[in-house]
RNA sequence: GGGCAUGUAGCGUAACUUGGAUAGCGCAUCGGGCUUCGGACCCGGGGGUUGCGGGUUCAAAUCCCGCCAUGCCCG
Numbered sequence: 001g002g003g004c005a006u007g008u009a010g011c012g013u014a015a016c017u018u019g020g021a022u023a024g025c026g027c028a029u030c031g032g033g034c035u036u037c038g039g040a041c042c043c044g045g046g047g048g049u050u051g052c053g054g055g056u057u058c059a060a061a062u063c064c065c066g067c068c069a070u071g072c073c074c075g
Base pairs, nucleotide, nucleotide: 001074002073003072004071005070006069007068010027011026012025013024020058029045030044031043032042033041051067052066053065054064055063
């Protein structure tokens, strides 16, 4: 330098194939209940500009282009 894959909350992981309207779930965290206290268990809350920028579209996590990061392969 060329090709392929991946990137979504503190961590992990769906939704991408077939674009569809508040982006879901688990763990963690916070508040409450329970308990002598804690753990476990039960109830509830917060946290995402879906890697970055642009384009297409009535509508983009999803499609297109460029870039960045990581991994693998080729030279």